A computed fold for a 548-nucleotide part of an RNA from an uncultured bacterium, annotated as small-subunit ribosomal RNA, 5' domain.
It matches the Rfam family "Bacterial small subunit ribosomal RNA".
Model confidence (mean pLDDT): 80 of 100.
[in-house]
Context: one part of a larger RNA
Formats: sequence, structure tokens, C1' cells
RNA sequence: GAACGAACGCUGGCGGCGCGUCUUAAACAUGCAAGUCGCACGGGAUCCCUGAUGCUUGCAUUAGGGUGAGAGUGGCGAACGGGUGAGUAACACGUGGAUAAUCUACCCUCGGGUUGGGGAUAACUCCGGGAAACUGGAGCUAAUACCGAAUAAGAUGGUAGGAACGCAAGUUCCAGCCAUUAAAGGUGGGGACCUCGAUUUAUCGGGGCCUAUCGCCUGAGGAUGAGUCCGCGGCCCAUUAGCUAGUUGGUAGGGUAAUGGCCUACCAAGGCUACGAUGGGUAGCCGGCCUGAGAGGGUGAACGGCCACAUUGGGACUGAGACACGGCCCAGACUCCUACGGGAGGCAGCAGUUAAGAAUCUUGCGCAAUGGGCGAAAGCCUGACGCAGCGACGCCGCGUGGAGGAUGAAGGCCUUCGGGUCGUAAACUCCAGUAAGCAGGGAAGAAUAAGCCAUGGCUAAUAUCUAUGGCGAUGACGGUACCUGCCUAAAGCCCCGGCUAACUACGUGCCAGCAGCCGCGGUAAUACGUAUGGGGCUAGCGUUGUUC
Repeated sequence: GAACGAACGCUGGCGGCGCGUCUUAAACAUGCAAGUCGCACGGGAUCCCUGAUGCUUGCAUUAGGGUGAGAGUGGCGAACGGGUGAGUAACACGUGGAUAAUCUACCCUCGGGUUGGGGAUAACUCCGGGAAACUGGAGCUAAUACCGAAUAAGAUGGUAGGAACGCAAGUUCCAGCCAUUAAAGGUGGGGACCUCGAUUUAUCGGGGCCUAUCGCCUGAGGAUGAGUCCGCGGCCCAUUAGCUAGUUGGUAGGGUAAUGGCCUACCAAGGCUACGAUGGGUAGCCGGCCUGAGAGGGUGAACGGCCACAUUGGGACUGAGACACGGCCCAGACUCCUACGGGAGGCAGCAGUUAAGAAUCUUGCGCAAUGGGCGAAAGCCUGACGCAGCGACGCCGCGUGGAGGAUGAAGGCCUUCGGGUCGUAAACUCCAGUAAGCAGGGAAGAAUAAGCCAUGGCUAAUAUCUAUGGCGAUGACGGUACCUGCCUAAAGCCCCGGCUAACUACGUGCCAGCAGCCGCGGUAAUACGUAUGGGGCUAGCGUUGUUC
């Protein structure tokens, strides 16, 4: 000199963009942060309409139609998104490879299929137990829930071949035989024909059938995401020199999506180390960021990638995916409820509280945009996100007026008492009026969705569905930005001995004090304190801390 997630002191007008518990991975009151689907399913509270009956004439019962809450079964999601940095010196990370040792829900492309049955169970009803959390028994019922059967292109396993590739283990392709292995339906539309039911006997409703679409099963490929392995690279201590029995390797088996001492049995006696093993300390890693001419040094806040963790420790279940922050089980500590028998909880999500600390924000608004989950869609959910609030914490921009104005006013300070200086500074005159405030106008951020119209496609069809084009809702911020008019407010802090830009007077008298270094102060202090003057920076200025 530069920098900062800063803090402290004095001061403080406005805006934009960022940033904001670095300490205690301490404890947490309260609210919210993951739901959604009725186009998978049974059931249906409530309310409304119409008719009938009873009558106490506005109520009850009943029939039909509509509405469809809450709960339940089932599907998908909840493994994403969000937080933190405790642990970790490790294939955790970075980089480059390998997977001929692997998996991948939803999505895309292509091929094939979707046949025919069965038995339950929640909800519900009834009877119980319990203070509660919750729970037992009996009975009824549905499905895209569950379970057999059929079929088997393909896949998998076995068996015996051929070809290509590869150093090899092996991989790929072609063609046999045997065995094993699937599925679920929903919704919309429809002219004939068939069938079932209801009756008002020619109508209505359901089904078959056809068709569209969303699904379901199976296979191949892709995309995406992940697992595993390897080369190289990046901290300190040798006042840590030896470490190791599943240890190192082999065989066989188990386990896994998959290789492997990953695990087990047996066999061998190996493996690592001064090119630093082992031990100890410290630490999430990187893109980056700061500094520096660079080399380098420091660092890893915010943003992005990866990893790890979710009160502490352990474990598995479900699932395509977890050993799972707002899931389960066990154990520990802690807190809370209790009828003392037993139960409940986990903010390192967003706000917020307490404690700690030099120190770090609102228990805000909205799903309008972007993105995510579910859904055919409308839509619902979303403390992700978009915004607003607080804080000069940082960076950037703007303002606190401009021009004129000498009897160089008054006043202060100094003085050689002549004067000098603050100083065009003020007063005064003219002009302007940024930001705030008030008033008027007033955005962009919105793309389209449902729906309607036109044209094309599927189709038996002008239905439905679908592609393209046109029209066509929706704004939290916010009456904000911006424009116009009116009207006015706003400067401090540090320094002045040398380094280092800037001096005099008074007070004090080795006192009080200053100080980054050298050093000032003991009666003329440009170094202490105050004042005038001056210098520097400026809504900041200094101090402290840390890094280069």
C1' cells in the first nucleotide's frame, strides 16, 4: 500500500447491487418448511333441487337427481430441493483413465404382448381395553392392492457347435435342444349388429364390438443418474522408527447390481517402511478468492462442483435409488405429559428464543416469474425461489447548492500595535432545485393455460383425441421504478517533531500526559491539554485484529 463474512470509537442525507452467528455440531417455546392423484378403489358426511306421504303449514319420513368434506385402500413423490462442516490426511477431493466386474424409477426410440380365474383386507358396523399414545375381537366390501393358471417372441440357466475381436481372462455375432420366468386396467367417443336389466312397450341405462388416449407386462437401444477400481497431485512433527494375524497371498465357498479378505474354512508366510511406514497434531476438498510485476505466499465466507453429517452410538426395513434431517427399531444423555400403569420429542430447513460472545437480521409478503412433486387437466403443495424489512457491513453512484458579491463588515486568533489572517468566506442580489415528502400519471418483468376458431393427422366417422396458426385469464414486489408539478432538509473524522502533507498562542512543568519507530514533558514544549490557523480523507474517518 492492498484486502476483509470484521469488531470498537466519533459522526451520519439518499439510492442501486451484494453480504450478514467466523463463537457453542450448545439447548430450543411457537408457526410454517412434502405432498398430490376421484381419469386406480370401496364408501359417503354436509348442503341444494324435484316429487310423494304425515300433518301441528313448516317440520319429519321417504323416492329420484346434484354437490361431493374428512378419513381409508392403492399409485407416484417423500433418496430431490434446503442446512451445516462435527468427523475425515482418505481413492474424501482434483485430474486422467478402467468397468471385458456393474445398476439406473420417471423420460425418448424401436419390437412383441395385455388371456382367463381366485381368495382376502382396511374403510364401515357391532362389542370391548386404555388417562393418553394407541389397541383387541366378530361381521361386511372394492381395486391399477394380493395370489395361482395359460401363453413365452425375447430374457435367464444348462448343454454341445461355428465365426470375428482381444496378449489373455474374456467379449460380440449366428444357428440348435431342454428347463424357468409376464401383465391391469381407467377415461372419452361411436353408426350398424348382439346381449343383460328396468319399465311408461319403444325408450333409457350397462356390457360386448369398433376407435382414440393414458396406463400395464416383456425385450433391445439411448439419455440421465449412480456404484466400484487404478495412475498422478495437494498439511505439520523423526524431540514419532519400526508397523502388521484377516495381517499379505492362494484354493474353495458365501455375499453383492458388481470386483475384491468384503466375509468364512483350509493352506502358505507373507505385506508396508528413511522415496518417511506406524504414531501424534491439525484440516472437509476443489473451481476459485486475497495479495504480488511475476514466481510465490495466504485462504476455501458468499456463488458453483464433490464429500460427510442430521441429539450421541448401533441396526436394518421399504424402495429403481437410503442404511434415509422433518421414516422405523434398539441403547445412552436430555426435555416434556401422565390417572404412575405408561407415553411423546429432536430447528446443522425458514423465521424466532435463551445462553455464549467483540460480533451477525423479520416469529414479513407471494406462488405473479423460474424451478420441483403429484395430476389427463383444471389445479394443489412448495420458508426452493421471487420480493419486501433491519444493519454505512462492503462496493458503486448522487447530494449537502451555482454565479455575482470588499466599507475586505462584525467576531475569533496572532501581532513588531502599523497591521496580518479566517476571507468571497458571510451578509446581500440573481439563478437552480437532484434524493426525501406531497399531488397527478404510471410500467417492463406475461411466456401462455382452460376455452373458441381455422387447417392437417388418427379413424368407419364431420365424435373424441391430436399437431400447427390466430384469438384468449393471470403481478407478491407495487401505485414500486419512471415522468410531471409543488416544496424544502443534509458534514464529519483523523492529523500537523522526523519518517509524513500540514504552525502559532496560552496552560502545564519528568506532573498530567503522548507514542507505530526514533522518542517528547524537569518554566520560553511546532511532540502533553485547549484555541486560532493549516493538511488529509469524506458519509464517512480513525483504532484494533488477520493475510500478502